This is a predicted structure of a 77-nucleotide RNA (c-di-GMP-I-GGC riboswitch aptamer) from Desulfobacterales bacterium HSG16. It was read from a public genome assembly, where an Rfam model found it. NCBI's taxonomy places the organism under Bacteria, Pseudomonadati, Thermodesulfobacteriota, Desulfobacteria, Desulfobacterales.
RNA sequence: UGAGAAAAGCCAAACUCAUUGUGAGAUGAGGACGGAAAGCCACGGAUCUUGAGUUCAAGAUAGCCGGGUUGCCUAAA
Numbered sequence: 001u002g003a004g005a006a007a008a009g010c011c012a013a014a015c016u017c018a019u020u021g022u023g024a025g026a027u028g029a030g031g032a033c034g035g036a037a038a039g040c041c042a043c044g045g046a047u048c049u050u051g052a053g054u055u056c057a058a059g060a061u062a063g064c065c066g067g068g069u070u071g072c073c074u075a076a077a
Stems, first nucleotide, its partner, number of pairs: 001077001003074002010035002015030006033063001039069003043066003046061006
């Protein structure tokens, strides 16, 4: 460089409870379906919510895809 076998460590879907938001959702605890960026950033697309009502406004999802950025470990090559 490239890759993801093994190990250490890390994150934590569904679901349950509590809090919070009009809502999509978010946060905390429990819990593990999975993850090699499931760390971070709404930049492009996509989906969703609310208001308006016909294409706008304000939001949500980074665990939908792409992009940007930072980064742990390591066998074979």